[in-house]
RNA sequence: CUCUUAUCGAGAGUGGCGGAGGGACUGGCCCUGUGAAGCCCGGCAACCAUUCCAAUUUGGAAUUGGUGCUAAAUCCAGCAAAACAUUUUAGUUUUGGAAGAUGAGAG
Numbered sequence: 001c002u003c004u005u006a007u008c009g010a011g012a013g014u015g016g017c018g019g020a021g022g023g024a025c026u027g028g029c030c031c032u033g034u035g036a037a038g039c040c041c042g043g044c045a046a047c048c049a050u051u052c053c054a055a056u057u058u059g060g061a062a063u064u065g066g067u068g069c070u071a072a073a074u075c076c077a078g079c080a081a082a083a084c085a086u087u088u089u090a091g092u093u094u095u096g097g098a099a100g101a102u103g104a105g106a107g
Base pairs, nucleotide, nucleotide: 001107002106003105004104005103006102007101008100013041015040016039017038021031022030023029025078026077027076028075042070043069044068047066048065049064050062051061052060053059054058074099079096080095081094082093083092084091
């Protein structure tokens, strides 16, 4: 980097360093010197492993190890279909998909 698969409306800081950007992309809309990114500490969660218990190949617990996450639904939309609304245009809702993120596995 590509493929397969599961999940993505819950949860988590009045901390330290740092010093201007950040929310993947595009459009929108936001966050940010009342301090962005990044790093450390803390925290959340329970994907994989581990240990224990039940039980019989599944469920529960611990949170030890490997990740992950820690503004807003993946912040919203992007493509398609259906329904609704409108004189027209713009629109609203739902469903599916695409793209993306993370875990596990394979190449």